The RNA shown here (transfer RNA) has 73 nucleotides and comes from a Blastocatellia bacterium. It matches the Rfam family "tRNA". The family's RNA type in Rfam is transfer RNA. The same sequence occurs in records of 2 taxa. Its mean pLDDT, the model's own confidence on a scale to 100, is 81. The RNAcentral record of the sequence draws on ENA.

Order: sequence, then structure tokens, then C1' cells
RNA sequence: GCCGGUGUAGCUUAGUUGGAAGAGCGUCUGCAUGGUAAGCAGAAGGUCACAGGUUCAAUUCCUGUCAUUGGCA
Repeated sequence: GCCGGUGUAGCUUAGUUGGAAGAGCGUCUGCAUGGUAAGCAGAAGGUCACAGGUUCAAUUCCUGUCAUUGGCA
């Protein structure tokens, strides 16, 4: 330099023939215990990497950029 994959909560990640963003772990609160852990109940936490385009509607489709990763040279 050329080609491809990935980017979603603090971490690991699911998701979608385009139609209200989920889970596990972690964090916080409560229950419970003589106390702690485990357990149970609840809550908070997301510009879905960034910018633009298509569409009534984009996490999803298209283009570019950035980061990361693999292949070829």
C1' cells in the first nucleotide's frame, strides 16, 4: 500500500427481512443473619465509535473517518 472482520452499560457480550436497546458479572439500596458471605427483591448506569446519506422511521442499509484486529505484498 491492497483486501476483510470488529466497535452496543464499568467488564464480557446478545440483538435486529429497518418499527419502544436486552442479558450475565460488577455497583448501589432493601430483605434476611447475632455479624459477614451466599441467597432473594429492586434501582441506577447506553449520544449503539464519529460524521454524512437513504427512509415516515436507522443500533440495523449506503459512503467516509477513527480505533482495533487478521490476511496479502